Large-subunit ribosomal RNA, domain IV from uncultured Polaribacter sp., 327 nucleotides, folded computationally. It matches the Rfam family "Bacterial large subunit ribosomal RNA". Its family is annotated with ribosome and structural constituent of ribosome in the Gene Ontology.
Context: one part of a larger RNA
């Protein structure tokens, strides 16, 4: 000097990104126990008291009651919750990056849409076959949401899906008008040109698809601008106008979302870029890509308080081990 332990005056988080670490709490019995709540919980809430030994009495033989005694200290050593308040997120128990992330991520019960009538759909395989399932729509697959409570608005113009089949477009194929090459023959010598062969080839016919017509948003998704107006001012219930498929409803809102921003006001502090409650000017919330709440739960995240302490003011001492110096 380092490591691991132990103690520390006064103060008690002033430390620090942050009470990290440490301290404190800790057992049994008795009393007592709030908001809130899904009435189960919350709850070991919180908070307070008792605990040893001796005598006597009682005893269901476990102890209990009364009286007394000792110590600083009686769950006499060890082992054995710190607690409370408020908020975010996720309902919960669970799962996860074996080896830097345990979470607000995944899952979940519940909800919804959709496919599938059985040789099911779906998956796998070249096929046979297999899984689905020795199941049968209260079943099986896919996708989304994620307990519960209250709800889930408007838009089908685009993309997708489903249905429709009148019309338009449309392939191979069918079709074969017409044309080219070849040459028997004919010829006015310029050409014409049968049959056959061969190379082409118009019309017509021709399915799905696409165009088209409907439906569908718990399908992918989307959900406006400008101007004016009330007898102070300000604001605009109201009016006008342009555009759109429709112009964001309820609820929430400087939010895990707010740039400006440490917004403004209130609370907490002597002092608060964090926190809590409001406001709404939402750069750029918003309804199963779910919206808003919510008891319980959480090695979750954030803010505050009590207790407690060497975290600190500010260090000191001791023990053990290591190192170093000397021997």
């Nucleotide at each position: 000097u380092c490591a691991u332990g132990g103690c520390u005056a006064a103060g008690g988080a002033a430390c620090u990104a942050g009470g990290c670490a440490a301290a404190a709490u800790c057992g049994a019995c008795c009393c007592g126990u709030a908001a809130c709540u899904u009435c189960g919980g919350g709850a070991g809430a919180a908070g307070g008291g008792u605990c040893g030994c001796c005598a006597c009495g009682c005893u269901u033989c476990g102890g209990c009651g009364u009286g007394g005694c000792c110590g600083c200290a009686g769950u006499g050593a060890a082992a054995a919750g710190g607690u409370c308040c408020a908020g975010g997120c996720g309902a919960c128990u669970g799962u996860u990056u074996a080896u830097c992330a345990a979470a607000a991520a995944c899952a979940c019960a519940g909800g919804g849409c959709u496919u599938u009538g059985c040789u099911a759909a779906a998956u796998u395989g070249a096929a046979a076959g297999a899984u689905g399932a020795u199941g049968u729509a209260u079943a099986a697959g896919g996708c989304c949401u994620g307990a519960c409570a209250c709800c889930u608005g408007c838009c089908c113009g685009g993309u997708g899906c489903u249905g429709g089949a009148a019309g338009g477009u449309u392939a191979a194929g069918u079709g074969g008008a017409g044309g080219g090459u070849u040459u028997a023959g004919c010829u006015u010598c310029g050409g014409c040109g049968a049959a056959g062969a061969u190379c082409u080839g118009a019309a017509a016919u021709g399915a799905a698809g696409c165009c088209c017509c409907a439906g569908u948003a718990a399908a992918c998704g989307g959900c406006g601008g400008c101007c004016g107006u009330a007898a102070c001012u300000a604001u605009a219930a109201c009016g006008g106008u342009c555009c759109u498929a429709a112009g964001g409803u309820a609820g929430c809102g400087a939010a895990a979302u707010u740039c400006c921003u440490u917004g403004u006001c209130g609370g907490g502090u002597a002092a608060g870029u964090u926190c809590c409650g409001a406001c709404c000017u939402g750069c750029a919330c918003g309804a199963a890509u779910g919206g808003u709440g919510c008891a319980a739960c959480g090695a979750u995240c954030u803010g505050g308080a009590c207790a407690c302490u060497g975290u600190c003011u500010c260090a000191g001492c001791c023990a053990u081990g290591a190192g170093c110096u000397c021997g």
The coordinates come from a structure-prediction model, not an experiment, and the mean pLDDT is 88. Taxonomically the source falls in Polaribacter (Bacteria, Flavobacteriia, Flavobacteriales, Flavobacteriaceae).